[in-house]
RNA sequence: ACACGAAAAGGGCAACCUCCGGGCAAUCGGGGGCACGCAAAGCGACGGCACCGACGAUGUCGGUGGGCUGCGCUACCGAG
Numbered sequence: 001a002c003a004c005g006a007a008a009a010g011g012g013c014a015a016c017c018u019c020c021g022g023g024c025a026a027u028c029g030g031g032g033g034c035a036c037g038c039a040a041a042g043c044g045a046c047g048g049c050a051c052c053g054a055c056g057a058u059g060u061c062g063g064u065g066g067g068c069u070g071c072g073c074u075a076c077c078g079a080g
Stems, first nucleotide, its partner, number of pairs: 004078002012038002016033007036067001042073003046070003049065007
């Protein structure tokens, strides 16, 4: 350095609930509670998939989901 991920160390994020706000919606943002879980649950909508909306409708367009997945980029620690 690359790979890998422990019975290590320091930590991190937060499912869900709730309050407020945005959005037609999927769902998103912020505060609080709790901690389902996560070695990338950090980032990216390029592919697949799911979901929402509209329509000229068995598809097309626009959107949502990185905690569905593939892939890409970056990254703490270091037992074996």